This is a predicted structure of a 95-nucleotide RNA (Glycine riboswitch aptamer) from a Pseudomonadota bacterium.
Its mean pLDDT, the model's own confidence on a scale to 100, is 78.
It was read from a public genome assembly, where an Rfam model found it.
RNA sequence: GCAUCCGACGCGGGAGAGCGCGGCCCGAGAGGGUCGCCGCCGAAGGCGCAACCGGCCCCCGGAAACGCUCAGGCAAAACGGACCGCGCCGGGAUC
Numbered sequence: 001g002c003a004u005c006c007g008a009c010g011c012g013g014g015a016g017a018g019c020g021c022g023g024c025c026c027g028a029g030a031g032g033g034u035c036g037c038c039g040c041c042g043a044a045g046g047c048g049c050a051a052c053c054g055g056c057c058c059c060c061g062g063a064a065a066c067g068c069u070c071a072g073g074c075a076a077a078a079c080g081g082a083c084c085g086c087g088c089c090g091g092g093a094u095c
Base pairs, nucleotide, nucleotide: 001095005091006090007089009087010086011085012084013083018038020037021036022035023034024033025032026031039074040073041072045070046068047067048066052062053061054060055059
């Protein structure tokens, strides 16, 4: 000093699932909030007896976009959103 790797920030893209029923509250109304019940979704997070990977290998470690749905979410909008692309900053190691 460069590529790769990891992390932060900014921009763009970004799915799924009931405008469900009932009570209460706010509101002129539209509508909204909350609680309960039933039915659903998986792409924050979390968990797994788990594909897969590694090791001192019949044991141990890591672990998915898979599985579970605790959390979260289920008209539109808003918010959130794994992941992808671009930009930029930082970190560590190899060379």